[in-house]
RNA sequence: UGCUUAUUAAGAAAGACGGAGGGAUUAGACCCAACGAAGUCUUAGCAACCUGUAACCGUACAAGGUGCUAAAUUCUAUCCUGAAUUAUUCGGGACCAGAUAAGUU
Numbered sequence: 001u002g003c004u005u006a007u008u009a010a011g012a013a014a015g016a017c018g019g020a021g022g023g024a025u026u027a028g029a030c031c032c033a034a035c036g037a038a039g040u041c042u043u044a045g046c047a048a049c050c051u052g053u054a055a056c057c058g059u060a061c062a063a064g065g066u067g068c069u070a071a072a073u074u075c076u077a078u079c080c081u082g083a084a085u086u087a088u089u090c091g092g093g094a095c096c097a098g099a100u101a102a103g104u105u
Base pairs, nucleotide, nucleotide: 002104003103004102005101006100007099008098013043014042015041016040017039021032022031023030026077027076028075029074044069045068046067049065050064051062052061053060054059073097078094079093080092081091082090083089084088
């Protein structure tokens, strides 16, 4: 770097430094932000993929390796489809893309 599998509407923030952006990318919408964004560090927390123990194939507990701690992965975009309605609104499903984990190349 690529591939495979699983999950992706749950959950969980304070402080210090920093000083204007941020919400992955493109476009649009909508949000967050000088009552301090990104980023870094410390502490705390969430979760339970790998891991450990017990149990024995239903699982329970722990938290060592990761991950995460605004809003569904903020929403939409492609395809199928329902309702209202008459050119717009509100939904449902699938795919794609992304993120994370484990395995593999």
This is a predicted structure of a 105-nucleotide RNA (SAM riboswitch aptamer (S box leader)) from Pedobacter sp. Leaf216. The sequence was found by an Rfam model in a public genome assembly. Of the family's consensus pairs, 97% are formed in the model. The coordinates come from a structure-prediction model, not an experiment, and the mean pLDDT is 82. It matches the Rfam family "SAM riboswitch aptamer (S box leader)". Its family is annotated with regulation of gene expression in the Gene Ontology.